A computed fold for a 351-nucleotide part of an RNA from an uncultured bacterium, annotated as small-subunit ribosomal RNA, central domain. Its Rfam family is "Bacterial small subunit ribosomal RNA". Gene Ontology terms of the family: ribosome and structural constituent of ribosome. Model confidence (mean pLDDT): 86 of 100. RNAcentral holds the full RNA, with entries from Greengenes.
Context: one part of a larger RNA
């Protein structure tokens, strides 16, 4: 090189953007590079094959063929694949009209709870658990009722529902802004697909630096419980959780399922748009399409379980990854990080 695979057995990168490079849509001319075809140099001998010959035979030798799949000259031939040049619009995008959205940024606000702080009413308990205790309280709690202050996270809506690439996004109002759908065909004329390498973005913890600090709550402290209890349970409570800079680069980053494009019974709900049909007009309704989220199900795959037009089915393009369990996602080294650790990745040994 061929070859089996990657949803649960190893095995789909955490995600997107985009170099190299890898594939590409339609019609003409052209060129002959790939590609097919002839003739030709050249492809040593021995060897191997096939015929014969000589040693009594065989091995061995010895004459002829044959092989020698290869490279190069040069004649032809042009469907496919290139190049070049031109054409075209079904792919791609822009333009126009339209919509839906917790898509992102920053600013400014709102109520309801907690708690704390002040005053009033009011008196012994309150809290807590399976039962308790530790804690809080005659210095006047807990309940309640007025008043403040602070900080976090946004009840009902609310969903199997909506955007986003992915992580992820939800009290309101304003400001920038990004993406998408669906509907026109006005324009551009293959601009595309994937993408090693790169680069950005990345939850949670952590990590700097300055601030915040109500609940909550690793560490730690008591109380309980147990044979022990470095725990579940209960009182407290540090960092943390909050912003704002910068780092960190990792998850069950999960649909455990890479992207793209095509094509292959259906039913059924649910979001967003359009068209038609009924309506005097609107809603409603009927039907059909377009684009998303689920449900179930044929045929087909599938070891099963399942998956089935949102495929795990049939086929084509690009990455990306596996190769027996342990050792081990470690050791070394290299490259990132302040660190913590990422990251790339062995091997003796053993079974």
């Nucleotide at each position: 090189u061929u070859g089996c695979g990657c949803g649960u057995a190893u095995a789909g990168a955490a995600c997107u953007u985009g170099u190299a490079g890898g594939c590409c849509g339609u019609u003409g001319g052209u060129c002959g590079c790939g590609u097919c075809u002839g003739c030709u140099c050249u492809g040593a001998a021995a060897u191997g094959c096939c015929g014969g010959g000589g040693c009594u035979u065989a091995a061995c030798u010895c004459c002829g063929g044959u092989u020698u799949u290869g490279c190069a000259c040069u004649g032809g031939g042009u469907a496919c694949g290139g190049g070049c040049u031109a054409u075209c619009u079904a792919g791609a995008g822009u333009g126009c009209a339209c919509u839906a959205g917790g898509g992102g940024a920053g600013a400014c606000u709102g109520g309801a709870a907690u708690u704390c702080c002040u005053g009033g009413u009011g008196u012994a308990g309150c809290g807590g658990u399976g039962g308790a205790a530790u804690g809080c309280a005659c210095a006047g709690a807990u309940a309640u009722c007025a008043g403040g202050a602070g900080g976090a996270a946004c009840a009902c809506c609310g969903a199997u529902g909506g955007c986003g690439a992915a992580g992820g996004c939800a009290g309101g109002u304003c400001u920038c802004u990004g993406g998408g759908c669906u509907g026109u065909a006005a324009c551009u004329g293959a601009c595309g697909c994937u993408g090693a390498g790169a680069a950005g973005u990345g939850a949670g913890a952590g990590c700097a630096u300055g601030g915040g600090g109500a609940g909550c709550g690793a560490a730690c402290a008591g109380g309980a419980u147990u044979a022990g209890a470095u725990a579940c349970c209960c009182u407290g409570g540090u960092a943390g959780u909050c912003c704002a800079u910068g780092c960190c680069g990792u998850a069950a980053a999960c649909g455990u399922u890479g992207g793209g494009c095509a094509c292959u019974a259906g039913g059924u709900g649910u979001g967003g748009g359009g068209g038609a049909c009924a309506u005097u007009c609107c809603a409603c309704g009927u039907u059909u399409u377009c684009c998303g989220c689920g449900c179930c199900g044929u045929a087909g795959c599938u070891a099963a379980c399942g998956c089935a037009u949102u495929a795990a089915g049939u086929g084509c393009c690009c990455c990306g990854c596996c190769u027996g369990g342990g050792g081990a996602g470690u050791a070394c080294g290299g490259c990132c990080g302040c660190a913590a650790g990422g990251u790339u990745a062995a091997a003796a040994c053993u079974c």